[in-house]
C1' cells in the first nucleotide's frame, strides 16, 4: 500500500422584506438552501441514501395432547431482498475531456400536523449512503 475481519469517531442546508386575510415562515410577489460515491469540480448526467417493507431469525402469550418433541394463532424485537415507491436542464464560451468549470436563462423538492410547507414543528437523542481513526490475523 492491498483485501477481510473487530472496534470507534463523524456523517443536511434554508422565508430576510412585502401583500391579503381572522388566520399563512404553508397561498402572491420576493428571498433562501443544495446529503454521499463516479466522472473535468454536478441539486437537475450514472448510481446510492431517508419512506413502505418480503424471506429469514430471536423471544414472549395464548390454545390443541396425559406430557414432550411439535404446531396453531396472536404479538415483540431484530432483518433489509433481485422487492415497491423515488423530483429537476438547457444555451453559449474555454479546453484534448465539462448536461460538472466560466457567462445567460431555467427547473426541482418524502411523509404526518396546521390556512395548501425544499425552509416552521413530528417520527428524529432515530436511520443512513459514505467518510476517517484505531486493532487483528494474512499473503
Nucleotide at each position: 500500500a492491498c483485501a477481510u475481519c473487530u472496534u470507534u469517531u463523524c456523517a443536511g442546508g434554508g422565508c430576510a422584506g412585502g401583500g391579503u386575510g381572522c388566520a399563512a415562515g404553508u397561498c402572491c410577489c420576493u428571498a433562501c438552501c443544495g446529503g454521499c460515491g463516479g466522472u473535468a469540480a454536478a441539486g437537475c448526467c450514472c448510481g446510492c441514501g431517508a419512506g413502505c417493507g418480503a424471506a429469514g431469525a430471536a423471544g414472549a402469550a395464548u390454545g390443541g395432547c396425559a406430557u414432550g418433541a411439535u404446531u396453531a394463532u396472536u404479538u415483540u424485537u431484530c432483518g433489509g431482498a433481485u422487492g415497491c415507491a423515488u423530483g429537476a436542464u438547457c444555451c453559449g464560451g474555454u479546453g484534448a475531456g465539462a448536461u460538472u468549470c466560466c457567462g445567460g436563462a431555467g427547473c426541482c423538492g418524502a411523509c404526518a400536523g396546521u390556512a395548501u410547507a425544499g425552509u416552521c414543528u413530528g417520527g428524529a437523542u432515530g436511520a443512513g449512503a459514505g467518510a476517517g481513526a484505531a486493532g487483528a490475523a494474512g499473503a
FMN riboswitch aptamer (RFN element) from Pseudocoprococcus catus, 139 nucleotides, folded computationally. It matches the Rfam family "FMN riboswitch aptamer (RFN element)". Rfam describes the family as follows. The RFN element is a highly conserved domain that is found frequently in the 5'-untranslated regions of prokaryotic mRNAs that encode for flavin mononucleotide (FMN) biosynthesis and transport proteins. Gene Ontology term of the family: FMN binding. The organism belongs to Pseudocoprococcus, within Bacteria. Model confidence (mean pLDDT): 80 of 100. The sequence is in RNAcentral, with records from Ribocentre.